[in-house]
Context: one part of a larger RNA
RNA sequence: UGACGGGGGCCCGCACAAGCGGUGGAGCAUGUGGUUCAAUUCGACGCAACGCGCAGAACCUUACCUGGGCUAGAAAAUGCAGGAACCUGGUUGAAAGAUCGGGGUGCUCUUCGGAGAACCUGUAGUUAGGUGCUGCAUGGCUGUCGUCAGCUCGUGUCGUGAGAUGUUGGGUUAAGUCCCGCAACGAGCGCAACCCCUAUCGUUAGUUGCCAGCGGUCCGGCCGGGCACUCUAACGAGACUGCCGAUAUUCAAAUCGGAGGAAGGUGGGGAUGACGUCAAGUCAUCAUGGCCCUUAUGUCCAGGGCUACACACGUGCUACAAUGGUCGGUACAAACGGUCGCGAACCCGCGAGGGGGUGCUAAUCCGAAAAAACCGACCUCAGUACGGAUAAGAGUCUGCAACUCGACUCUUUGAAGUUGGAAUCGCUAGUAAUCCCUGAUCAGCAGGCAGGGGUGAAUACGUUCCCGGGCCUUGUACA
Numbered sequence: 001u002g003a004c005g006g007g008g009g010c011c012c013g014c015a016c017a018a019g020c021g022g023u024g025g026a027g028c029a030u031g032u033g034g035u036u037c038a039a040u041u042c043g044a045c046g047c048a049a050c051g052c053g054c055a056g057a058a059c060c061u062u063a064c065c066u067g068g069g070c071u072a073g074a075a076a077a078u079g080c081a082g083g084a085a086c087c088u089g090g091u092u093g094a095a096a097g098a099u100c101g102g103g104g105u106g107c108u109c110u111u112c113g114g115a116g117a118a119c120c121u122g123u124a125g126u127u128a129g130g131u132g133c134u135g136c137a138u139g140g141c142u143g144u145c146g147u148c149a150g151c152u153c154g155u156g157u158c159g160u161g162a163g164a165u166g167u168u169g170g171g172u173u174a175a176g177u178c179c180c181g182c183a184a185c186g187a188g189c190g191c192a193a194c195c196c197c198u199a200u201c202g203u204u205a206g207u208u209g210c211c212a213g214c215g216g217u218c219c220g221g222c223c224g225g226g227c228a229c230u231c232u233a234a235c236g237a238g239a240c241u242g243c244c245g246a247u248a249u250u251c252a253a254a255u256c257g258g259a260g261g262a263a264g265g266u267g268g269g270g271a272u273g274a275c276g277u278c279a280a281g282u283c284a285u286c287a288u289g290g291c292c293c294u295u296a297u298g299u300c301c302a303g304g305g306c307u308a309c310a311c312a313c314g315u316g317c318u319a320c321a322a323u324g325g326u327c328g329g330u331a332c333a334a335a336c337g338g339u340c341g342c343g344a345a346c347c348c349g350c351g352a353g354g355g356g357g358u359g360c361u362a363a364u365c366c367g368a369a370a371a372a373a374c375c376g377a378c379c380u381c382a383g384u385a386c387g388g389a390u391a392a393g394a395g396u397c398u399g400c401a402a403c404u405c406g407a408c409u410c411u412u413u414g415a416a417g418u419u420g421g422a423a424u425c426g427c428u429a430g431u432a433a434u435c436c437c438u439g440a441u442c443a444g445c446a447g448g449c450a451g452g453g454g455u456g457a458a459u460a461c462g463u464u465c466c467c468g469g470g471c472c473u474u475g476u477a478c479a
Stems, first nucleotide, its partner, number of pairs: 001479002003476003007473007015463002019427005026318008034309002042053002064304007073127001077126001078124006086103007107116003129293002132291003138287002140282003143278001145276001150189006156165003169180003195270004200237007209227001214224003240264001243258005320420001324379006336367003341360002346355003386417001391412007433455007
């Protein structure tokens, strides 16, 4: 100087408390451990591994296993030899491949002998190739403490020195934020602001919207017409403790209340992550040193596996019901995607779906039904008209191909489950809870992930305690 303390002081955080909803019990989904296996490829392991890499394993992917092939190789650079390239048939084979044929001669230059460019085959040797090892040799990227308020430097001063001071102190703040004081005076990286979305208004603009006001109407903004409104998307305005009062006083920073205002004290979100820590993670995104393999640890193909199953754990979904279930009727979104695409009306099918193809390169057409909610009817507390696992049969769709191993539909079957031990998680407001919608990946496959909106609470006395963190101080046999 740090680190640590079941030392002290001050302060903060859904850290506790106050509340609401869960997990832990059940069934299923998914990841992991374990076990099994020819193989169940590899990585990730407290927080910070375990719906993680994987924004989608039937083949492919694929790195694993079994079997069948190749050895200058699947792709790239060079020399030599032959052939244009290319198209196509037979045999064999699971395919990869092997083998036997058929057709076919282009472009540029030309002294018509040939030469050259590109491509294919053979051969030679410098070499290729490796998801092989080492993340404890590395770059790059990322997680974490933590969006915590810290981390440093120049000059000066103090100290023999390591170092200290500044950065400590008194207040204040979300903040090393600001003020005052002070052997310090300044500065840098962080904080804040500048950026984006959102909340209000204005201007500009009107193939979206509007009977707002007029006319027509097949009653559909459909048409004429118009940009007032809604909206869209560009530019601006607006919030600054600016105003008032109180508190604080050093007549500082600031705090509390109020006015006005769409919004008030960082308005609400996002992006943004200082010096560093964990030899944290990644050699399997990529790059790369060293080591290793070179008729194999490379490479091609078929099939299998990654989907196994006495069990254990994590993360979720669906429930256990009446604030509910079923049936019928009837409203109201936002965001997003679409031409190798979205696919309307209409017809067929109980349905998944099939036929059909208007329109749409999309504020114009389509996906598209929003669901919970509301109205009406039935059920009346039961393992049920709750719950839907499991299983049998019959189908649909995608795709060379759904046996291992896809999703969905219909009929039947109807399991566990009556609110969950110890323990444990999230959340302070348009939040929790609850309800649907969309997208990426994608031929197909979403209970996961990323977004969007609808309905919409309860509680916070307080900081004694648990956990984590910041500042000062103290002890130390630790570095």
Background: This is a predicted structure of a 479-nucleotide part of an RNA (small-subunit ribosomal RNA, 3' major domain) from Polyangium sp. 6x1. The coordinates come from a structure-prediction model, not an experiment, and the mean pLDDT is 84. It was read from a public genome assembly.